A computed fold for an 81-nucleotide RNA from Candidatus Rokubacteria bacterium RIFCSPLOWO2_02_FULL_72_37, annotated as c-di-GMP-I riboswitch aptamer.
The model forms 95% of the base pairs in the Rfam consensus.
The prediction has a mean pLDDT of 87.
Order: sequence, then C1' cells, then structure tokens
RNA sequence: UUCCGACAAGGGCAAACCAGCCGCGAGGCUGGGACGCAAAGCCGAGGGUCAGGCGGGUCGCCUGAUGGCCGGGCUGCCGAA
Repeated sequence: UUCCGACAAGGGCAAACCAGCCGCGAGGCUGGGACGCAAAGCCGAGGGUCAGGCGGGUCGCCUGAUGGCCGGGCUGCCGAA
C1' cells in the first nucleotide's frame, strides 16, 4: 500500500413508525425514533423497481421518484485474525 473486517476502541449515519410541512402520486424536508450499515460519505439515474400521463395492445413512449435494490466513479476512520 492492497485485500479483508473482530462480541476490538473511539466516533458516524439512521429503516419502520409518529408529528408538522410540501407533492395528484411515487416520494421529499425537519424533529422524534433505531431496523440496520465499514463507505448507509460524496457524485451520478446505466439496469431494476415505483408513481403520474399518453398511445396502443399485453407492449411502448413521455415526465418524475428511489443511491438503505444492483452495477459504476471519487474519497475516507480504525486494525485483531
């Protein structure tokens, strides 16, 4: 340095759910809350999934949502085996 990831140390993030606000919706933001996470840090919609609409006929297109579904790029704490 790379791989790897422990009933290690010190920290970090925060699912469901609840409240408020925004959105037709998927869903988002803030606060509470912790199921989990070694990149659940940053970037980015290629695939998947989801929502709304349109055409058409069982498929396609458009506009969106999701990075905690998978893959990709950049960076990074700790150090047992």